[in-house]
């Protein structure tokens, strides 16, 4: 940093798309380990279970447990010996059911033994410590922790303010702590309850409560001093009054008062710390949301509050907010950051940190220093649980986790060991805050899957030109390591503070031993974009980000191989930024690509001339605070490194303060150059009224005068004998103003045109008197605005949408014709749009010229002149600019300065909404969908029913013919067993085929073969093969016999059998191919090098002016030069000269029937070799040039005549069936063989031809004069036979020697006499010849007989310009035979061509183009048919936020007439206060009501999009697409 795609290429515009990086991810295939880090983005969905907030007995009464200490009792044992102890009775009290019984207590009896003490063992009380504990108290639960719903907001974020506050624990500092009082749980009864809770009497403590007392630096009130401060109003005192505290526990000395420590407690004054309230500046779309607002703004006075305030309440006034977006609607936590960027931005707002909200939905408060409160209250609605039905419970957006949801997101784990919270004096206890572990490749980081050596380059696989390549030092195999692993020993740090204390953890690490052993995979391979082959598939399956592959040879689908990347990962998909300068501050545009509002005046805003001087808002300089920490960035250190941690450093905003004074800005003085006035002059179709004029047009009376007129391509409807058109006079009407007239004037556009008045805008020109920046653009507003179209009333001549007729047409809702209503015109009104255009906004300044023109000016005495200057208006250029055309002092250059507009292409300037209209319709204006392009400007071409110039038997001006007829011949059709294949507009069709009876033969039917009819190789056997000859059969096949080598004995050659390689194929593909052809076209083109020009494709050259058959030549040019074509060389011809003279010839000599023969080579002639023509000579035209006309000469004159020779390239042109050949197919058959059809078929059509129709003729007879050319399987003289084809016998003749070979029209005669003929000759009938194995289907020829159609052919078309057309008849190829055909010969021989206007084909140059598969192109619009999103749509259902009322839980708040009441006063009564309960404001949810706003959804409808080759037509694109198109209105019509 760029890249692909619009096109045939080309530059631009312009959008799609890629290539990078990033995630809380997901999904696919795969998966060895570590270490950091993250892990419900959806249902703020609904939760079983556990646990996430408790402490504190050193605040209090009590309750439990054990253990000790005392005491009692019991039991054993020792010991002691009158101390004690039992029993009754009646009383009394207290419990119980008031019986009975038990306890306590006094009285009275008994009696030596139940009795004492110690020890040990039990069991009970007590006692003060310990633990633990439900209640009361205190603190803490408001912190930790989760979630992001709702907020567009002082909610964040930043910077500030509080002279308008508060602050529990913590810290300093002053000061106290005196002395009463009263309840109330917990407990115990008694009691309702299913339960969850209550209810009642009774008792009790305190660091629970409440009075009293003291008491300032506290608060309030008066009353006054000083200092500050921008304000309100702070701060420092002084007097005087008022009012307000408190609680105790532990410890520790002491006998005790008391003493001390400590820890709580109360008052105040300060700190910190957390909050609370204010304010500047910054925080998302929509205006299709433009107006909101009654407690709303403000003031006063009361309340309230920790504090300001409309916070709140009463009066008072009528304000307050808004285009600098208020209200209103949708969306949204917000920041540090984090992701991408070169920055500027853009996007996000998980994890960590800070703020905020919020806890199941909605209210409400209590409590407290702090909540209106996630694990509290209460009330209400939803759900869910329980339940005895009466009534309760409950709240995971805490950690796990479970269930729906979804593409997705973990363990119902360990521990408080750390590090922090609560609690307590502490110990300690709590902590799913947090430390660590599980789970998960979800991410970042680091490490492994082996290392070295090893070639026969192993097998295998893949390709392959068959040779080899490549997989690959890769395997194998030797030799070695041990970072994971396993296994066995040691083993931390994290622990602070002497000892003690580790979840993780026997972890990390650390040493040995073991063994290469357990560990690589995923996307790609057509471009982009690094990497290619086979084989399969055959627009099928199937890929694809964007271009886009697949219709039999896929580097693009599937496998495979082999390669590329990446690698414990890889790809896909979503989402974001980048590229995207593709929203442009940096950094974009607007004539033609989107894109300057039709125009103008103007408010709001934004910009703004000279000059001193003051400010000091912006603007620079320094300094300070501030900017959490983490993050980034640089530098350094620690984990073995890195990811990660950890120190430092830096940080573009903002606030303050000082300072500058150059420019903006604000204050003011001045000034005249921007602007405006004045004065003085000329020019204008500038605008309004009203008056007036001619000429044309139609009409209406008259005269004239008659048949037609009028109208087209051509006609028709239409007018006219009722007297038209035509004239002539006359005379209405209503509209428009010939000429002059002009890229000339006016006006801001639209616009404006007869003359003459009136009334009124503006511009220019000169002067320099006044003003003194008044100026420029201009979002809203407002005003003007062609046509058409609307009201309302006029007027209507001509013109004329709609309409009616005639015509064209396949149709003709059209174009043309006749005619004709709105309308056009006039007045008032509306509407407000145009291709309303210079497709170019407005100022204002600057930037080379030329040259017209319209209006003033100045200068030269004067000029119709020339110089000059101001303001228009043309045209051409130069720098510059543009993508290019092009613009260029009237800029599209160069620069300010304001406005308005744009951001793929269709949906669509369209829908909804809304404004504005009488309607029509107009402003304003989206989206779902869909598509990769739409375009702009220039190339080359190609094509017009475009233009110019040429040229061709292209047309005309001729001859002759096809086209009609009979027959040949091809060809379609048709048929057929098969009628083999191919060729199809010119450039298929008497063509492949220069010869189908068989064969040919490729087709059709039967037979019969299978290594094969024909190649090459291998194996056995034979000895042959050939020939002959019989049977057999349609015939091939088969069957039998007869004859027969060679040999150096190896074998040659033949055959016959096997046997697989393999033969074969006229079987497909001419769209896979060679090769060879046709055709444009013998047309004159086609290119290319170097130069130059243009960004580029490309262009010159190759165009221009001449010529010319010719891109032939000349001149001229930014070109100069070359090549393939052209011409020429080559061949025949035509004139000659030479050479040579047989098989040719013959003039002179002889000679014959005869150039026979001798003789001869001059002459024809043959064929070699030459010569001849070159615009070379002469005039004239041209441009002194190419060159053209004319002549002369010459056999030929102007390429002399014909031939042969075909550029570049076009038609996927023809051929796989001439050949050859990829690939596919067939292999006892799509090969080979054989007989027999077949290709010859026939209702038909078409080409090509042949005979003719007749007298320019037919017939008979005679008679003349050739040229190519064949010829031994041949040609045959000549003779004989025959009427004849043709038979027999036969010489010459391998050919200038013989032969075919009598040419024929021709000419001399004869006849016929205009007819279906003496014309034509088809058909048929017979009866012959010939070839050949074979003439049936299916040859050719003779005889004789028969004698059809036809009397010159419509429409149409075809050949030919001289030895040509036409006629005539000859050869040859092919072949046995068979020629109207094909090829070529010589005979006899015309007409015409003025001339290029057309019709056909070419070439060149020009032009338009929406075409480029190229006009047989494109391409529009309805309809019809799927499919798709979409408006509308009677309604019908959600949800949303409001308005109004009703109804009013809880709850503060007030008021209270009724209950009630421990502490305070009072002897008492009673009060003071407090509670309940009523009631009042307010007040959720809920209900009425009528509206607004998003959605859903619906019969039906409207129109749009996209679909295969679907119906109608042909609007557009070519001068004039064939009626030029477009734009704007209105009507009309299947559609355009």
């Nucleotide at each position: 940093a760029g890249a692909g795609u619009u096109u045939g290429a080309u530059c631009c515009u312009g959008g799609c798309u890629c290539a990078g990086g990033a995630c809380g991810a997901a999904c696919g295939c795969u998966g060895g380990c570590g270490g950091c880090g993250u892990g419900c983005u959806u249902a703020a969905c609904a939760c079983a279970u556990g646990c996430a907030a408790g402490u504190c007995g050193a605040a209090c009464g009590g309750g439990a447990a054990g253990a000790c200490a005392u005491u009692u009792c019991u039991a054993a044992c020792a010991c002691c010996g009158a101390g004690c102890a039992g029993u009754u009775g009646a009383g009394g009290u207290g419990u119980g059911a008031u019986u009975a019984a038990c306890a306590c207590u006094u009285g009275g009896c008994u009696a030596u033994u139940g009795g004492g003490u110690g020890u040990u063992a039990g069991a009970a009380a007590u006692g003060g410590a310990u633990u633990c504990u439900a209640g009361u108290g205190g603190c803490a639960a408001a912190c930790g922790g989760g979630u992001g719903a709702g907020u567009a907001a002082c909610g964040c974020g930043u910077a500030g303010g509080c002279a308008a506050c508060c602050u529990g624990c913590c810290c300093u500092u002053c000061a106290g702590g005196u002395g009463g009082g009263g309840a109330c749980a917990a407990c115990a009864u008694u009691u309702c309850g299913a339960a969850a809770g209550g209810a009642a009497u009774g008792c009790u403590a305190a660091u629970a409560c409440c009075g009293a007392a003291u008491g300032a630096u506290g608060u309030g009130c008066a009353u006054u001093g000083g200092u500050c401060g921008c304000a309100u109003g702070a701060c420092c005192g002084a007097u005087g009054u008022a009012c307000c505290a408190a609680a105790g526990g532990c410890c520790g000395g002491g006998c005790a008062a008391c003493c001390g420590g400590u820890c709580a407690c109360u008052g105040a004054a300060g700190g910190a710390u957390g909050g609370g309230c204010c304010u500047g500046c910054g925080u998302c779309u929509g205006a299709u949301u433009a107006a909101c607002u009654a407690g709303u703004u403000g003031g006063u006075g009361g309340g309230g509050u920790a504090a300001c305030g409309g916070c709140u309440c009463a009066c008072c006034a009528a304000g307050g907010u808004g285009a600098c977006g208020a209200u209103c609607a949708g969306u949204a936590g917000c920041c540090g950051a984090c992701c991408u960027g070169a920055g500027a931005g853009g996007g996000u707002g998980a994890u960590c940190g800070g703020c905020c909200a919020c806890a199941u939905u909605g209210g409400a408060a209590c409590u407290g220093a702090g909540a209106c409160a996630c694990g509290g209250u209460c009330c209400a609605a939803a759900c869910u649980u329980c339940u005895a039905c009466g009534g309760a419970a409950g709240g995971c957006a805490g950690c796990a986790g479970u269930a729906a949801g979804g593409a997705a997101u973990c363990u119902u784990g360990c521990a408080c060991a750390a590090u922090g919270g609560g609690g307590g004096a502490a110990a300690c206890c709590c902590u799913g805050a947090u430390g660590c572990a599980g789970c998960a490749a979800c991410g970042c980081c680091g490490c492994g899957u082996g290392a070295a050596c090893g070639a026969u380059g192993a097998a295998g696989g893949c390709c392959u030109u068959a040779g080899g390549g490549u997989u690959g030092c890769a395997a194998a195999g030797u030799u070695c390591u041990g970072a994971u692993c396993u296994g066995u020993g040691g083993g931390a740090a994290g622990a602070a503070g002497a000892a003690g204390u580790g979840a993780c953890g026997g972890u990390a690490c650390c040493a040995c031993a073991g063994g290469a052993g357990a560990a690589a995979g995923c996307c790609c391979c057509g471009g982009c974009u690094a990497a290619a082959u086979a084989c399969g598939u055959g627009c099928c399956a199937g890929c694809a980000g964007c271009c886009g592959c697949g219709g039999u040879a896929a580097u693009a689908c599937g496998u495979a191989u082999g390669g590329g990347g990446c690698a414990a990962g890889c790809g896909u998909u979503a989402u974001c930024c980048g590229g995207a300068a593709u929203u442009a501050u940096u950094g974009g545009g607007c004539g033609u690509a989107a894109a300057g509002a039709g125009u103008g005046c103007g408010u709001a805003g934004g910009u703004g001339g000279u000059u001193a001087c003051c400010u000091a808002a912006g603007c620079g300089c320094a300094a300070g605070g501030u900017u959490u920490a983490a993050u980034c960035u640089u530098g350094a250190g620690g984990c073995u490194c890195a990811a990660c941690c950890u120190c430092a450093u830096u940080c573009u905003g903002c606030c303050u303060u000082g300072c500058g004074a150059a420019c903006u800005g604000g204050g003011c003085u001045a000034c005249u150059u921007g602007a405006g006035u004045g004065c003085a002059g000329g020019a204008g179709g500038g605008g309004a009224a009203a008056g007036c004029g001619g000429a044309a047009u139609u009409c209406c009376c008259a005269g004239u005068g008659u048949a037609g007129c009028g109208g087209u391509g051509a006609a028709a409807u239409g007018c006219g004998u009722a007297g038209a058109u035509a004239u002539u006079g006359g005379g209405a009407a209503g509209a428009a103003c010939a000429c002059c007239g002009g890229u000339g004037g006016c006006g801001a556009a639209g616009g404006c045109g007869g003359c003459u008045u009136u009334c009124u805008g503006g511009a220019c020109u000169g002067u320099a008197a006044c003003u003194g920046a008044c100026a420029c653009u201009g979002a809203g507003g407002c005003a003007c605005g062609a046509a058409a179209g609307c009201g309302u009333g006029g007027g209507g001549a001509g013109c004329a949408a709609a309409c009616a007729g005639g015509a064209u047409u396949a149709g003709a809702u059209a174009c043309c014709c006749u005619g004709g209503u709105a309308g056009u015109c006039c007045a008032c009104g509306c509407c407000g749009u145009a291709a309303a255009c210079g497709a170019u906004g407005a100022g204002c300044a600057c930037u080379a010229g030329u040259u017209g023109u319209u209006g003033g000016g100045u200068a030269c005495g004067a000029a119709u002149g020339u110089a000059u200057u101001c303001a228009g208006u043309g045209a051409c250029g130069c720098a510059g600019u543009u993508a290019a055309c092009g613009c260029a002092a009237u800029a599209a250059g160069u620069g300010c300065u304001c406005c308005g507009c744009c951001u793929g292409g269709g949906g669509a300037g369209u829908a909804c909404g809304g404004u504005g209209g009488c309607a029509a319709c107009a402003c304003u204006a989206a989206a779902a969908c869909u598509c990769a392009a739409a375009g702009g400007a220039a190339u080359u071409g190609a094509c017009g029913g475009g233009g110019a110039c040429c040229c061709g038997c292209a047309c005309a001006a001729g001859c002759a013919g096809c086209g009609g007829a009979g027959c040949a011949u091809g060809u379609g059709g048709u048929u057929u067993a098969a009628u083999u294949c191919g060729a199809a507009g010119c450039a298929a069709c008497g063509c492949g085929a220069a010869a189908a009876a068989c064969c040919u033969u490729a087709c059709c039917a039967g037979g019969g073969c299978u290594u094969g009819a024909c190649a090459u190789c291998c194996c056995u056997c034979u000895g042959a093969c050939c020939g002959g000859a019989u049977c057999c059969u349609a015939a091939c096949c088969g069957a039998u016999c007869c004859u027969u080598u060679c040999u150096u004995c190896g074998g040659a050659c033949a055959g016959a059998g096997g046997u697989g390689a393999c033969a074969g194929g006229u079987g497909g593909u001419g769209c896979a191919u060679g090769g060879u052809u046709g055709u444009c076209g013998u047309c004159a083109g086609c290119u290319c090098g170097u130069g130059u020009c243009g960004u580029g494709a490309g262009a010159u050259g190759u165009u221009g002016g001449g010529u010319u058959a010719a891109g032939u030549c000349c001149c001229g040019c930014a070109a100069c030069g070359a090549g393939c074509g052209c011409a020429a060389c080559c061949c025949c011809u035509a004139u000659u000269g030479u050479u040579a003279g047989u098989u040719g010839c013959c003039a002179u000599c002889a000679u014959u029937g005869a150039g026979u023969u001798g003789g001869g080579c001059a002459c024809u002639c043959u064929a070699g070799c030459g010569a001849g023509a070159c615009u070379g000579c002469c005039g004239g035209u041209a441009a002194u040039a190419a060159a053209c006309c004319g002549g002369a000469g010459g056999a030929a004159g102007g390429u002399g005549g014909g031939g042969a020779u075909g550029a570049c390239g076009u038609c996927a042109a023809a051929u796989c069936a001439u050949c050859a050949u990829g690939c596919c197919c067939c292999u006892u058959a799509u090969g080979a063989c054989c007989u027999g059809g077949g290709c010859u078929a026939c209702a038909c059509a078409c080409g090509u031809g042949c005979u003719a129709c007749a007298a320019u003729g037919g017939u008979u007879g005679g008679u003349a004069c050739a040229a190519c050319g064949a010829g031994u399987c041949g040609c045959a003289a000549g003779c004989c036979g025959g009427u004849g084809a043709c038979g027999g016998c036969a010489a010459g003749c391998u050919a200038a020697u013989c032969u075919c070979u009598u040419a024929a029209a021709g000419c001399c005669a004869a006849u016929c006499u205009c007819a279906g003929u003496u014309c034509g000759g088809a058909c048929u009938g017979c009866a012959g010849g010939c070839u050949g194995c074979a003439a049936c289907c299916c040859g050719c020829c003779u005889g004789c007989a028969c004698g059809a159609a036809g009397u010159c052919g419509g429409a149409a078309u075809u050949g030919c310009u001289a030895g040509u057309a036409a006629u005539g008849g000859c050869a040859g190829g092919u072949c046995a035979g068979c020629a109207u055909a094909c090829u070529g010969c010589c005979g006899u021989g015309a007409a015409u061509a003025c001339g290029u206007u057309c019709c056909c084909g070419g070439g060149c140059c020009u032009u338009g183009u929406a075409c480029a598969c190229a006009c047989c192109g494109c391409c529009c619009g309805u309809c019809a048919c799927a499919c798709c999103a979409u408006g509308a749509g009677a309604g019908u259902c959600u949800g949303c936020a409001a308005u109004a009322c009703c109804c009013g839980a809880a709850g503060u708040c007030a008021g209270u007439a009724g209950c009630c009441u421990a502490a305070c006063c009072g002897c008492a009564a009673g009060g003071a206060g407090g509670g309940c309960g009523c009631u009042g404001c307010c007040g959720a949810a809920g209900g009425u009501a009528g509206g607004g706003c998003c959605g859903a959804u619906a019969a039906u409808u409207g129109g749009g999009g996209u679909g295969a080759a679907g119906u109608c037509g042909u609007a557009a694109c070519a001068a004039g697409g064939g009626u030029a198109g477009c734009c704007g209105u209105a009507u009309c019509g299947g559609a355009a």
Predicted 3D model of a 1536-nucleotide RNA (small-subunit ribosomal RNA) from an uncultured rumen bacterium.
It matches the Rfam family "Bacterial small subunit ribosomal RNA". Its family is annotated with ribosome and structural constituent of ribosome in the Gene Ontology.
The coordinates come from a structure-prediction model, not an experiment, and the mean pLDDT is 81.